The RNA shown here (Bacterial small signal recognition particle RNA) has 100 nucleotides and comes from a Thermoanaerobaculia bacterium. It was read from a public genome assembly, where an Rfam model found it. Its mean pLDDT, the model's own confidence on a scale to 100, is 79. The organism belongs to Thermoanaerobaculia, within Bacteria. It matches the Rfam family "Bacterial small signal recognition particle RNA". Rfam describes the family as follows. The signal recognition particle (SRP) is a universally conserved ribonucleoprotein involved in the co-translational targeting of proteins to membranes. Its family is annotated with SRP-dependent cotranslational protein targeting to membrane, signal sequence recognition and signal recognition particle, plasma membrane targeting in the Gene Ontology.

RNA sequence: GUUCGGGCCCUGUGCAUCGGCUGGGUACCGAACCUCGUCAGGCCCGGAAGGGAGCAGCGAUAAGGCACAUCGGCCGAGUGCCGCAGAUCGUCGGAACCCU
Numbered sequence: 001g002u003u004c005g006g007g008c009c010c011u012g013u014g015c016a017u018c019g020g021c022u023g024g025g026u027a028c029c030g031a032a033c034c035u036c037g038u039c040a041g042g043c044c045c046g047g048a049a050g051g052g053a054g055c056a057g058c059g060a061u062a063a064g065g066c067a068c069a070u071c072g073g074c075c076g077a078g079u080g081c082c083g084c085a086g087a088u089c090g091u092c093g094g095a096a097c098c099c100u
Stems, first nucleotide, its partner, number of pairs: 001097004006092003010086005015080002017077008025068002028065002035060004043052003
């Protein structure tokens, strides 16, 4: 000096991590009436026995809210000495050959 390949840097991509959103699970809260159950009082029917509708209250829940753990989906990140691929400059050292 030439060729080849390697590490770093750069780009893309996969995976992981972190953050956000969302679906399913569990628990709790949650409706004056337009949900259900039980319906005090009062009201209605009846001579009476009884019956009826049904407000409040209580209970259960719907829409929804909140908390917890896990599985999955989506989005994002100056995260990772994780994987794969790539281009031409740069940098670090390696192998072979040639010349001095």